[in-house]
This is a predicted structure of an 88-nucleotide RNA (c-di-GMP-I-GGC riboswitch aptamer) from a Clostridia bacterium. The coordinates come from a structure-prediction model, not an experiment, and the mean pLDDT is 87. Of the family's consensus pairs, 90% are formed in the model. The source organism's lineage runs through Bacteria, Bacillati, Bacillota and Clostridia.
RNA sequence: UGAUCUCAAGGCAAACCUGCCGAAAGGCAGGGGCGCAAAGCCACGGGCCUAAGGCAAGGUAAUUGCUAUGGCGGCCGGGCUGCCAGGA
Repeated sequence: UGAUCUCAAGGCAAACCUGCCGAAAGGCAGGGGCGCAAAGCCACGGGCCUAAGGCAAGGUAAUUGCUAUGGCGGCCGGGCUGCCAGGA
C1' cells in the first nucleotide's frame, strides 16, 4: 500500500403516525426505525406506479379504455462523486 473480516466515531432512514403540497402516484417537515458501505447525486436504458390534460368509446350522460409531459434512485443496469479507522 492492497484485499478480506471486524471494533469505534459519524451518516442515511422502511412500515406506521401527525401536518403541509399534489388530481393521483408521490413529495417535504416532525416523530419512528425495517434496513443500508454509496439507502450520496443523475430518470440515460429496462421495469414499476399514477392519469390531471389529451384522445377514443358511450342515451355523446354517468362512466370506461388508451396515453407521461407526472413519479419511484430503498426494483435492476449505467454514469458521476465520495467519509472514518483501532485490531486481526